Transfer RNA from a Nitrospirota bacterium, 73 nucleotides, folded computationally. NCBI's taxonomy places the organism under Bacteria, Pseudomonadati, Nitrospirota. It matches the Rfam family "tRNA". Its family is annotated with triplet codon-amino acid adaptor activity in the Gene Ontology. From the family's description: Transfer RNA (tRNA) molecules are approximately 80 nucleotides in length. Rfam classes the family as a transfer RNA. The sequence was found in a public genome assembly.
[in-house]
RNA sequence: GGGGGGUUAGCUCAGUUGGGAGAGCGGCUGGUUCGCAAUCAGCAGGCCGCCGGUUCGAUCCCGGCACCCUCCA
Repeated sequence: GGGGGGUUAGCUCAGUUGGGAGAGCGGCUGGUUCGCAAUCAGCAGGCCGCCGGUUCGAUCCCGGCACCCUCCA
């Protein structure tokens, strides 16, 4: 330098008609316990990497850029 894959909650990751932003773990509150653990109920937590484009509407489609992984040179 070129090819491919990836970037979504604190962490690990889902997300296929383009219209609801989610799960597990973690955190917080409450119940249960003499107490802890475990467990049950609930709550908080998001620029869906950034900038443009298409569209009535974009996490999702298109272009550019950034960063990570990998292959080729």